Context: one part of a larger RNA
RNA sequence: UGCUGGCUAAGGAACUCGGCAAAUUGGCACCGUAACUUCGGGAGAAGGUGCGCCCCUAGUGGUGAUUCGUUUACUCGAUGAGCUGCCGGGGGUUGCAGUGACCAGGGGGUUGCGACUGUUUACUAAAAACACAGGACUCUGCGAACUCGUAAGAGGACGUAUAGGGUCUGACGCCUGCCCGGUGCUGGAAGGUUAAGGGGAGAUGUUAGCCCUCGGGCGAAGCUUCGAACCGAAGCCCCAGUAAACGGCGGCCGUAACUAUAACGGUCCUAAGGUAGCGAAAUUCCUUGUCGGGUAAGUUCCGACCUGCACGAAUGGCGUAACGACAUCCCCACUGUCUCGGCCAGCAACUCA
Numbered sequence: 001u002g003c004u005g006g007c008u009a010a011g012g013a014a015c016u017c018g019g020c021a022a023a024u025u026g027g028c029a030c031c032g033u034a035a036c037u038u039c040g041g042g043a044g045a046a047g048g049u050g051c052g053c054c055c056c057u058a059g060u061g062g063u064g065a066u067u068c069g070u071u072u073a074c075u076c077g078a079u080g081a082g083c084u085g086c087c088g089g090g091g092g093u094u095g096c097a098g099u100g101a102c103c104a105g106g107g108g109g110u111u112g113c114g115a116c117u118g119u120u121u122a123c124u125a126a127a128a129a130c131a132c133a134g135g136a137c138u139c140u141g142c143g144a145a146c147u148c149g150u151a152a153g154a155g156g157a158c159g160u161a162u163a164g165g166g167u168c169u170g171a172c173g174c175c176u177g178c179c180c181g182g183u184g185c186u187g188g189a190a191g192g193u194u195a196a197g198g199g200g201a202g203a204u205g206u207u208a209g210c211c212c213u214c215g216g217g218c219g220a221a222g223c224u225u226c227g228a229a230c231c232g233a234a235g236c237c238c239c240a241g242u243a244a245a246c247g248g249c250g251g252c253c254g255u256a257a258c259u260a261u262a263a264c265g266g267u268c269c270u271a272a273g274g275u276a277g278c279g280a281a282a283u284u285c286c287u288u289g290u291c292g293g294g295u296a297a298g299u300u301c302c303g304a305c306c307u308g309c310a311c312g313a314a315u316g317g318c319g320u321a322a323c324g325a326c327a328u329c330c331c332c333a334c335u336g337u338c339u340c341g342g343c344c345a346g347c348a349a350c351u352c353a
Stems, first nucleotide, its partner, number of pairs: 001348008010339002014337001019334001027051005036041001038171001052093006059086005067078003094098001106332004111327002113324002118130002134169007146155003172319004177249003182246002184242005191237003197231002202226002205223002209218003250268005277311001278308001289305005
């Protein structure tokens, strides 16, 4: 010096990103216990008091000696000593200290997120992530949809729409607004477009034959290769429906008898222009916004305001008791975290032998 422990005057979070670590608390019995609440809870809330040993004593439980009565019978009844368990009362005594060592919650308040118990990154993340009951949409009539497999076949399911698959949301309470123009899905089938295929107008090559100035020309049938019109489904275009489908949810100007503001008006654009609720928020750039609270002093925190850069309604909105090794802030208790160090023990390291 390091590690692991123990103690520490006065102060008591001044430490620090942050009370990290440590300390406090701790058992049993009794008293007592707030807001809030889904009436279960919150609760071990909080906060108090008692606890050893000795003597006396009330009650009650176990065992049941002895004695008495009774009887064919240690058969039955009564009595209840001694020992012992539990729970009280009174008196005394004692130490610094009585759950005498060990083992054994620190507590309270506010807010955010997630309802909850659960699950997770085996080896840096346990969470506000995942899951979850509950809600909704959608597909599926059974040889189901869907999944695996080339197939046979299997799962689904020896189930049958109160069932099974997929997707989203995520207890509960109050709710969930407007837009179907785009994309998707569903339905429709008149018209347009449209493949293979059908169809075959017409054309190409070849050549029996014919003509010839011997260079060549014409050329039926057959075969061959192209091939127009026309017929040809779904799809797409088209017409509707559908947002707890993917998604989206405006701008400018003016106006009230102080000023300010604008219930009101005008105008442009849109498929429709953000409703309720919430709001400097896990979302606010400007920003340490402004005001209030808490502090002597508060970029955090809580309550408001609303100018929402860029909240918003199942990519759910807003609340919410209970719960949380979650996150924020405050308070009490407590402490070597600190002011600021010191001392002690064990084990290392180091020095010497």
The part of an RNA shown here (large-subunit ribosomal RNA, domain IV) has 353 nucleotides and comes from a Deltaproteobacteria bacterium. The coordinates come from a structure-prediction model, not an experiment, and the mean pLDDT is 88. It was read from a public genome assembly.